[in-house]
Context: one part of a larger RNA
């Protein structure tokens, strides 16, 4: 320079009370304002304790103050057979026994290994903490393994059971389009249940306010989708075999049948929740729990139809034998490893040197008006952006 620029979006504050040395900013109450396909909620990455404390603090950090804090100090907090990852599978990619190439170093690459962003895979509801919950607790389940007595079947085959590192099926896949069924969600109710009768005109009425739920297991099997069934033969599917698959012939059928899949729904097991009421609190108690309508971008399901650019693999699974085989199956009961789990997560906690008007994958995302996730106003919820 200069007590100047500025104090980081124009969403906004006001008052009472409390605490305190001190209050515009902290706590609390009332009013006001802002967001509301978000400025709400869940979660991936990333961060790594920032989470909680009716514990303490205010030197520094906080663009001012601070009694406050994502700051300082202390203590506490993350509980899993079923959620996610590993104990399963494979893709691109990477590595790579032998191998090929190369003065060397090394490069490429078969078998194989590894590697999720994919496949496979058994749990839901409620309650509870200051802070964790599909993890704790309550109730009701399911999956895998072990297994007494008893029962059933079997013991060398007229073979109970297991079953490939092998064969076959399935897994198994694109995009567009339209229709159907259903649900989530929403709205309404003069019906059901609980409460109210109003300071100012009306208010026992067609009045006002609020509520009118839930998931899992087992079971019945729906809308719908797909597929013909059986008998005989058989040169193929190889190391081999097959009753499996494929191929050939025949018989029956072309359906309101049968088989497989299959949203949703019904029944059932009981229970949970529930406006309100009682209570200082802890807690206790607890009504109705229906109908109508709307309706998805969700499910049935890439199922159907169409199209051309012709749209992973492997394991689990089913079946077939090869083979194993003297026990096997059901059941009381028992067991179930390791890692993650706090909190932020369109943000003051991540990436931007900052408490930075920037950037950041996915899911949910209500009402009125509307074609709409536009836009405006609002609910739940969250904020008023640290002078």
């Nucleotide at each position: 320079a200069a007590g100047u620029a500025g104090c980081g979006u124009a969403a906004a504050a006001g008052c009472g009370u409390g605490u305190g040395a001190a209050a515009a900013a902290c706590a609390u109450g009332c009013u006001c304002g802002c967001c509301g396909u978000a400025a709400a909620u869940c979660u991936a990455a990333g961060g790594u304790u920032u989470c909680c404390u009716c514990g303490a603090g205010c030197a520094a950090g906080g663009g001012u103050a601070a009694u406050c804090c994502g700051c300082u100090c202390a203590g506490g907090g993350u509980a899993a057979g079923u959620c996610g990852g590993u104990u399963c599978c494979u893709a691109a990619g990477u590595c790579g026994a032998g191998g090929c190439u190369g003065a060397a170093a090394a490069g490429c690459g078969u078998a194989g290994a590894u590697a999720a962003u994919g496949g496979a895979c058994a749990u839901c509801a409620g309650g509870u903490u200051a802070a964790a919950a599909u993890u704790c607790c309550u109730g009701a389940a399911c999956c895998g393994c072990c297994a007494a007595a008893a029962c059933a079947c079997g013991u060398u085959a007229u073979c109970a059971c297991c079953a490939a590192u092998g064969g076959a099926g399935a897994g198994a896949c694109g995009c567009a389009g339209g229709a159907a069924g259903a649900u989530a969600g929403g709205a309404g109710a003069a019906c059901c249940c609980g409460g109210c009768c109003g300071a100012u005109g009306g208010u026992c009425g067609u009045g006002c306010c609020g509520g009118g739920a839930g998931g899992g297991g087992c079971u019945c099997a729906u809308a719908g989708a797909u597929g013909g069934a059986c008998u005989c033969g058989u040169a193929g599917g190889u190391a081999a075999a097959a009753u499996c698959c494929g191929c050939g012939a025949g018989u029956c059928a072309u359906a309101u049948a049968c088989a497989u899949c299959g949203a949703g729904g019904g029944g059932u097991c009981a229970c949970u929740c529930g406006a309100g009421c009682c209570g200082c609190a802890a807690g206790g108690u607890g009504a109705a729990g229906u109908c109508u309508u709307u309706g998805a971008c969700u499910c049935u399901a890439c199922g159907c139809u169409g199209c051309c650019a012709a749209g992973a693999a492997a394991a689990u699974c089913u079946u077939c034998u090869a083979g194993g085989g003297a026990g096997u199956g059901u059941u009381a009961g028992g067991c179930g490893a390791c890692c993650g789990u706090a909190c932020c997560g369109c943000a003051a906690a991540c990436c931007g040197a900052c408490u930075c008007a920037g950037g950041u994958a996915g899911a949910u995302g209500a009402g009125g008006a509307g074609a709409g996730a536009a836009u405006c106003c609002u609910a739940a919820g969250g904020c008023g952006c640290u002078c």